This is a predicted structure of a 72-nucleotide RNA (transfer RNA) from Astyanax mexicanus. It matches the Rfam family "tRNA". Rfam describes the family as follows. Transfer RNA (tRNA) molecules are approximately 80 nucleotides in length. By type it is a transfer RNA. Taxonomically the source falls in Astyanax (Eukaryota, Metazoa, Craniata, Osteoglossocephalai).
RNA sequence: GCGUUGGUGGUGUAGUGGUGAGCAUAGCUGCCUACCAAGCAGCUGACCUGGGUUCGAAUCCCGGCCAACGCA
Numbered sequence: 001g002c003g004u005u006g007g008u009g010g011u012g013u014a015g016u017g018g019u020g021a022g023c024a025u026a027g028c029u030g031c032c033u034a035c036c037a038a039g040c041a042g043c044u045g046a047c048c049u050g051g052g053u054u055c056g057a058a059u060c061c062c063g064g065c066c067a068a069c070g071c072a
Stems, first nucleotide, its partner, number of pairs: 001071007010025004018055001026044006048064005
């Protein structure tokens, strides 16, 4: 340099066009407990970036950035 795959809360991930972006974990609050842990309930917090297509984009297309792998 070229190609492929990926980028979603603090962390790990689901979501392949349709309207509250889900789950687990984490943090916080409460309940429970003699206390802690565990458990239960609630809350907080996210689509890498700039454009395009579309009535509608996390999702499709193009550029950029980053990472992994392969080729040179």
The prediction has a mean pLDDT of 83.
RNAcentral holds the sequence, with entries from Rfam.